[in-house]
């Protein structure tokens, strides 16, 4: 430069749980905390998959089911694009 990721990690991210706060929820922030990650860096909703306050229909009671319109996961898969570290 170039390919590739069996092993290891200086350094670097942090799940679930519990605690502050938002949010109707799904979640997401902020601190603790570490299950994991070699791109769990950065960029994007292709495909998936979460969720329904509020509006619309229905049912038949104040709930439930549908619909459309919207939100939300990038630690579910793919893509792009930068970089460590190891071997060649």
């Nucleotide at each position: 430069c170039u390919u590739a990721u069996c092993c290891a990690a200086a350094g670097g991210c942090a799940a679930a749980c519990g605690g502050g706060g938002a949010g109707a929820a799904a979640u997401c922030u902020c601190c603790g905390g570490a299950c994991g990650c070699a791109a769990a860096g950065c960029c994007g909703a292709g495909g998936g998959c979460c969720c329904u306050c509020a509006c619309c229909u229905g049912a038949a009671a104040u709930u439930c089911a549908g619909g459309a319109a919207g939100g939300g996961c990038g630690g579910c898969c793919g893509g792009g694009u930068u970089g460590c570290a190891u071997a060649g």
Model confidence (mean pLDDT): 83 of 100. Predicted 3D model of an 88-nucleotide RNA (c-di-GMP-I riboswitch aptamer) from Candidatus Accumulibacter propinquus. The sequence was found by an Rfam model in a public genome assembly. Of the family's consensus pairs, 95% are formed in the model. Taxonomically the source falls in Candidatus Accumulibacter (Bacteria, Pseudomonadati, Pseudomonadota, Betaproteobacteria). Rfam family: c-di-GMP-I riboswitch aptamer. From the family's description: GEMM was predicted in a large-scale screen for bacterial structured RNA regulatory elements. For this family Rfam cites "Identification of 22 candidate structured RNAs in bacteria using the CMfinder comparative genomics pipeline" (Weinberg et al., Nucleic Acids Res, 2007).